Context: one part of a larger RNA
């Protein structure tokens, strides 16, 4: 050197899973009553997590829950606890400092004042002193957080065009304000086209169509028609003129009431009244006049649904055999609105938990039954009155759009009408016809998200899946934005190797003992590279 044996190192592959991923359903804000986050403290012994806050792994009250408890954590002490602890669920107290942070500074989570009450008066203890904004005032409201989904302002680039400016990318990355459990849009001055639909949204599908485009590269809608959800109100004025509202007191659980007394309010509070085949008002006639499952309340009473903890749940622990151990085998048996799944000393419907299925019960919602509150409708005709102004259009530059002359918006400038009025109908204009009524407002659902709960899986299985299955956004790195890990597994049960030898030995070895089995806390299997020794063979 080549075989082949025995062992080390190594952690592959097998198995396992207190995690992760993705769906579906539930649910969806929170803060000066001081948040979300954190700093610091808290234990018998206490570095970390967790909990928890000088009442500091906790304290009271309910309601469950049963024999053990004193978190992760297995040790040792000392204690609780059938006078019902621990546990879980609900309600309350306490709740340092710092943070919107707010009594003045200040970032060394720290310094240092006033002014009020109280008392045991040099002193202690509680409270109170921010800004903005509404209001006379008393007072009250906001200020910050919240994954992701939303509204609005601002708003690149790289790229593509085979270079490059317009254009594309893209109103996207990104930055800024703001809001809700959803945001936003919304009840036609809307479409359609010669018949007609009839607020919005989102899905589908119209269509990669119609338009747009150095007509390049690339952009790109509606109408209709199919689903999902459906739902409609209120001012302004015309008239009338204080009829009206807030406080504080009473009555009441409330809803609301009556009176006083103060305030708002004629720069209009309240009634009316709101639309296009116009409608309203005012006048003037006529009818009828006290109602409807109309709108509100929720203290007693009664029923029903929904839950935060729970509770009850059938039916072998029979025989042989193997074994360390029966969940196996063998021979019979039994329950099932349960033969889903986990443990349990192999693989258990019938051991344990549970499961099907029944069922308590704070509380909350709904109903009933109790209560409070609220009065009109029609026709006719007008010579009257009202119906949203620097608004509509116009012109002229930008910006946006699929919008092309004929989307939408903003600057400058012009600048109407009053129902015998006006507005669209994709150039203009003029006539006719259709079709709506702008220049004031609000609005449930379907629809977007996932912090959270629960449940699932023909997803993954420790280099996978989350960056995280262990003190994981930790250890470490970097002035600093910010980068950012590795790391599961003895065994049914610590029973986790008494005693005794060797030695320096808290190392290792020997004898010995546990156990099925050393599997021996460098601990399931334990491949391969590598390293060692033996042996055989060849030189």
């Nucleotide at each position: 050197c080549c075989g082949u044996c025995a062992g080390g190192u190594g952690g592959a592959u097998g198995g396992c899973u207190c995690g992760g991923c993705u769906c579906a359903a539930g649910c969806g804000c929170u803060g000066a009553u001081g948040a979300a986050g954190g700093a610091c403290g808290u234990g018998c012994c206490a570095a970390g997590c967790u909990g928890c806050g000088a009442u500091a792994a906790g304290c009271c009250c309910g309601g469950g829950g049963u024999a053990g408890g004193u978190g992760c954590a297995u040790g040792g002490a000392a204690c609780c606890g059938u006078u019902g602890a621990a546990c879980c669920c609900g309600g309350g107290a306490u709740u340092u400092c710092c943070u919107a942070a707010u009594g003045a500074g200040g970032c060394c989570u720290c310094u240092u004042a006033a002014c009020a009450u109280a008392u045991u008066u040099u002193g202690u203890a509680u409270g109170u002193u921010g800004a903005u904004c509404a209001g006379u005032a008393a007072u009250g409201a906001u200020c910050g957080g919240g994954a992701a989904c939303g509204u609005c302002c601002c708003g690149a680039a790289u790229u593509g065009a085979a270079a490059c400016a317009u254009c594309u990318u893209a109103g996207u990355a990104g930055g800024g304000a703001c809001a809700g459990g959803a945001a936003a849009a919304g009840a036609a001055a809307u479409c359609g086209a010669a018949u007609g639909a009839g607020a919005u949204g989102c899905c589908g599908u119209u269509a990669g169509u119609a338009a747009u485009g150095g007509c390049g590269a690339a952009u790109g809608a509606a109408c209709a028609c199919g689903g999902c959800a459906a739902g409609g109100u209120u001012c302004a004025a015309a008239c009338u003129g204080a009829a009206u509202c807030c406080c504080a007191c009473c009555a009441g659980u409330a809803a609301u009431g009556u009176g006083u007394g103060g305030g708002a309010g004629a720069u209009g509070u309240a009634g009316u009244g709101u639309u296009a085949u116009a409608g309203g008002a005012c006048u003037a006639u006529u009818c009828u006049u006290u109602a409807a499952u109309a709108u509100c309340c929720g203290a007693c009473u009664u029923g029903a649904u929904u839950u935060u903890a729970g509770u009850c749940a059938a039916a072998c622990u029979u025989u042989u055999c193997u074994g360390g151990a029966a969940c196996g085998u063998u021979a019979g048996a039994c329950c099932a609105u349960a033969g889903a799944g986990u443990g349990u000393g192999a693989u258990a419907g019938u051991c344990a938990c549970g499961u099907a299925g029944a069922u308590u019960u704070a509380a909350a919602u709904c109903a009933a039954a109790g209560g409070a509150u609220u009065u009109g409708a029609a026709u006719a005709a007008g010579u009257u009155c009202c119906u949203g102004a620097g608004u509509a259009g116009c012109g002229u530059g930008g910006g946006u759009u699929g919008g092309a002359u004929a989307u939408c918006u903003c600057g400058c400038g012009u600048g109407a009408a009053u129902u015998u009025g006006g507005g669209a109908g994709g150039c203009a204009c003029c006539a006719a016809c259709u079709u709506c009524c702008a220049a004031a407002a609000c609005u449930a659902a379907a629809u977007a998200c996932g912090u959270c709960u629960u449940g699932a899986g023909a997803c993954c299985g420790a280099u996978a899946g989350c960056g995280a299955a262990g003190u994981a956004g930790u250890a470490g790195g970097g002035u600093g934005a910010c980068c950012g890990a590795a790391a599961a597994c003895u065994g049914a049960a610590a029973a986790g190797u008494a005693c005794c030898c060797c030695a320096a030995g808290a190392a290792g070895g020997g004898a010995g003992g546990u156990u099925a089995a050393a599997a021996g806390u460098g601990c399931c299997u334990g491949a391969a590279a590598c390293c060692u020794g033996a042996u055989g063979g060849u030189g």
Molecule: large-subunit ribosomal RNA, domain I
Organism: Methanosarcinaceae archaeon